This is a predicted structure of a 112-nucleotide RNA (Glycine riboswitch aptamer) from a Thermoleophilia bacterium.
RNA sequence: CAGAUGGCCGCGUGAGAGUCCGCGACGCUUCGGCGCCGACGGACGCCGAAGGGGCAAGGCGGGCACCAGGUGUGUCGCCGAAACUCUCAGGCAACCGGAACGCGGCCGGACG
Numbered sequence: 001c002a003g004a005u006g007g008c009c010g011c012g013u014g015a016g017a018g019u020c021c022g023c024g025a026c027g028c029u030u031c032g033g034c035g036c037c038g039a040c041g042g043a044c045g046c047c048g049a050a051g052g053g054g055c056a057a058g059g060c061g062g063g064c065a066c067c068a069g070g071u072g073u074g075u076c077g078c079c080g081a082a083a084c085u086c087u088c089a090g091g092c093a094a095c096c097g098g099a100a101c102g103c104g105g106c107c108g109g110a111c112g
Base pairs, nucleotide, nucleotide: 006107007106008105009104010103011102012101013100018044019043020042021041022040023038024037026035027034028033045092046091047090051088052086053085054084058079059078060077062076063075064074065073066072067070
């Protein structure tokens, strides 16, 4: 079950974080330089919501030790969440991306 959880697709919403120098384009210039742009190069800084890494309570037909001898204690190992945390990846004008949510469609078929 007039189809949950879950998965895929489409549409929509969608945060955070940058300065400096160089080089180049364009405009102005009293020819000294100034303004502005760059998905270019470098330096340092920064963000966390693609993805990825880490762990608490708790759990275990587990190992070891102990004794108050079992709903036991301690310890080791393993399992174990996130928007927490790390900052590997990614990102810090726009575009793209973007967790999550809403709507629609499809897959699937019982737990959540």

The sequence was found by an Rfam model in a public genome assembly.